[in-house]
RNA sequence: AAAAAGCUUCAGGACAGGGUGAGAUUCCCAACCGGCGGUAAACCCCGCGAGCCUUCGGGCCGAUCUAGUUAAAUUCUAGAGGCGACAGUGCAGUCUGGAUGAGAGAAGUAUCUC
Numbered sequence: 001a002a003a004a005a006g007c008u009u010c011a012g013g014a015c016a017g018g019g020u021g022a023g024a025u026u027c028c029c030a031a032c033c034g035g036c037g038g039u040a041a042a043c044c045c046c047g048c049g050a051g052c053c054u055u056c057g058g059g060c061c062g063a064u065c066u067a068g069u070u071a072a073a074u075u076c077u078a079g080a081g082g083c084g085a086c087a088g089u090g091c092a093g094u095c096u097g098g099a100u101g102a103g104a105g106a107a108g109u110a111u112c113u114c
Base pairs, nucleotide, nucleotide: 006109007108008107009106010105017029018028019027031094032093033084034083035048036047037046038045043082044081051060052059053058064080065079066078067077068076086097087096088095
């Protein structure tokens, strides 16, 4: 410098208690949950995955501010907010289903080279 880059395993959580109704974990009052990598510790910063579309190149794709501390924090602390695929069903982030699926990635191991 070039080539190769295998195998195994792991890899998503959540409506208590009430109201109305013929019927709702779906509506109303409330309750609860937060994948992966990066970075000062992140659901709401930057990317990725998942989801939808595709001419297979990619495209689309939700939400945060203020104050404090610090060398450094939209990540910590305090406060107040916001967001969340598709199908089914009384209108679903939480139930059922695709899914004993897929996968960002994580751990281990093998080979090769130095």
Description
FMN riboswitch aptamer (RFN element) from a Spirochaetota bacterium, 114 nucleotides, folded computationally. Its mean pLDDT, the model's own confidence on a scale to 100, is 86.